[in-house]
About this RNA:
The RNA shown here (c-di-GMP-I-GGC riboswitch aptamer) has 77 nucleotides and comes from a Desulfobulbaceae bacterium. Model confidence (mean pLDDT): 86 of 100. Lineage of the source: Bacteria > Pseudomonadati > Desulfobulbia > Desulfobulbales > Desulfobulbaceae. The sequence was found by an Rfam model in a public genome assembly.
Order: sequence, then structure tokens, then C1' cells
RNA sequence: GACGCCAAAGCCAAACCCAUUGCAAGGUGGGGACGGAAAGCCACGGAUCUUAGAGUAAGAUAGCCGAGCUGCCGGGG
Repeated sequence: GACGCCAAAGCCAAACCCAUUGCAAGGUGGGGACGGAAAGCCACGGAUCUUAGAGUAAGAUAGCCGAGCUGCCGGGG
């Protein structure tokens, strides 16, 4: 550097429930674990979702895919 089969140390936390916040999608906190080797960061491209009238506008999703940035472990095979 590549890689993530077996293991170890830690890490995150879907659905659902409670509280709170938002018009909504959704966010945040607590409980909870389906999963995750970037399920760390980032709305840059695509995609999907929402909008109290519409949507070419404004939002949301990084646990949908890709780009970019950073990073833990590697004992055994």
C1' cells in the first nucleotide's frame, strides 16, 4: 500500500417506544439492537422524500449510490 476470512480492543446504532422540536419530510435526547470496516465528516453529482396553494423555489435523507476529506484494529490465515 492493498485487503477485511477467523480473532481481539474499542466505536456507531435500524425498526419500535418515550420526551422534545418542525407545516411536513425530518432533527435532537433517552431506552432499544436490525445491522455497519468508515453506519466518521461533507448535500459536490445522481436518486428518493417533504412543503401550511404551486414548484423551475425552499427544505430533508451521509444507514440509497458515487466524488472529496479524515481515520481504529490487524494476533492468526